RNA sequence: ACGCAAUUCCGGGGUCGGUGAAAGUCCGAGCCGGCGGUGAUAGCCCGCGACCCGAACGAAGGCGAUGCCUUUGUUCGGUUGAACCAGUGAAAUUCUGGUGCCGACAGUAAAAGUCUGGAUGGGAGGAAAGGCGU
Numbered sequence: 001a002c003g004c005a006a007u008u009c010c011g012g013g014g015u016c017g018g019u020g021a022a023a024g025u026c027c028g029a030g031c032c033g034g035c036g037g038u039g040a041u042a043g044c045c046c047g048c049g050a051c052c053c054g055a056a057c058g059a060a061g062g063c064g065a066u067g068c069c070u071u072u073g074u075u076c077g078g079u080u081g082a083a084c085c086a087g088u089g090a091a092a093u094u095c096u097g098g099u100g101c102c103g104a105c106a107g108u109a110a111a112a113g114u115c116u117g118g119a120u121g122g123g124a125g126g127a128a129a130g131g132c133g134u
Base pairs, nucleotide, nucleotide: 001134002133003132004131007128008127009126010125015029016028017027018026030114031113032103033102034048035047036046037045043101044100052078053077054076055075056074057073058072059071060070061069062068063067083099084098085097086096087095105117106116107115
């Protein structure tokens, strides 16, 4: 220095005004941007995660019951948004300038990226010190 297994810690941001009986949900104007990769720094290039759906196997519980239902764990699979132009440069859909666009599910006195909730959860991954191996 690299590899392996385990441990510990870390691991998502963002509101004012107007209308109204009622809106952080509508209208207007703002604001925000997880993780890895990349000839050069990325919400919108390639992937991953979160959310949602399904299958297999297991666990707990329920039911006039040899199967079905509910909850849950593991593994696997599926679905899942959005960018262009000009400039600089060896190199940038990543920088600079300009103009755009996107954002799970459930809830709500009224429709949500921004409020509340599942979540003191999960998590891509990051870091640390030690161990073993090369």
FMN riboswitch aptamer (RFN element) from Jonesia denitrificans, 134 nucleotides, folded computationally. The sequence is in RNAcentral, with records from Rfam and Ribocentre. Its Rfam family is "FMN riboswitch aptamer (RFN element)". Rfam links the family to the GO term FMN binding. Model confidence (mean pLDDT): 82 of 100.